[in-house]
Molecule: transfer RNA
Organism: Patescibacteria group bacterium
RNA sequence: GGGCGCAUGGCUCAAUGGUAGAGCGUUGCCUUCACACGGCAGAGGUUGAAGGUCCGAUUCCUUCUGCGCCCA
Numbered sequence: 001g002g003g004c005g006c007a008u009g010g011c012u013c014a015a016u017g018g019u020a021g022a023g024c025g026u027u028g029c030c031u032u033c034a035c036a037c038g039g040c041a042g043a044g045g046u047u048g049a050a051g052g053u054c055c056g057a058u059u060c061c062u063u064c065u066g067c068g069c070c071c072a
Base pairs, nucleotide, nucleotide: 001071002070003069004068005067006066007065010024011023012022013021018055026042027041028040029039030038048064049063050062051061052060
């Protein structure tokens, strides 16, 4: 220099154009003498950035940023 992939709660990941979810973690409560396990409820996301298409974008297009892989 060229090609490809990834970026979504604290972590690991879903969501193939129609109001963004799960597991783990976390907080409160119940249970226990206490802890663990278990049960119930809750909080936590401007979906990496900017622009475009569309009635509507996490999703499609362009550019940029970061990370990873391959080629030279």